RNAcentral holds the sequence, with entries from ENA. The RNA shown here (transfer RNA) has 75 nucleotides and comes from a bacterium. Rfam family: tRNA. The family's RNA type in Rfam is transfer RNA.
RNA sequence: GGCGGCAUCGUCUAGUCCGGUCCAGGAUGCAUGGUUCUCAGCCAUGUGACCCGGGUUCAAAUCCCGGUGCCGCUA
Numbered sequence: 001g002g003c004g005g006c007a008u009c010g011u012c013u014a015g016u017c018c019g020g021u022c023c024a025g026g027a028u029g030c031a032u033g034g035u036u037c038u039c040a041g042c043c044a045u046g047u048g049a050c051c052c053g054g055g056u057u058c059a060a061a062u063c064c065c066g067g068u069g070c071c072g073c074u075a
Base pairs, nucleotide, nucleotide: 001074002073003072004071005070006069007068010028011027012026013025020058029047030046031045032044033043034042035041051067052066053065054064055063
């Protein structure tokens, strides 16, 4: 240089193939409350995300183009 894959809450992850409800779901973490003599554990509530820019569309995390970063293959 060429080709391919990946990027979503603090962390891990589902959803992308085949665009469409509701607040983008779950686990964990954290905060508050309950339970307990206390802690742990358990229960309830809260918390917070679609890598960046553009395009298509009534509607984009999802499709298209470009970019950035990471990983792999190849020369």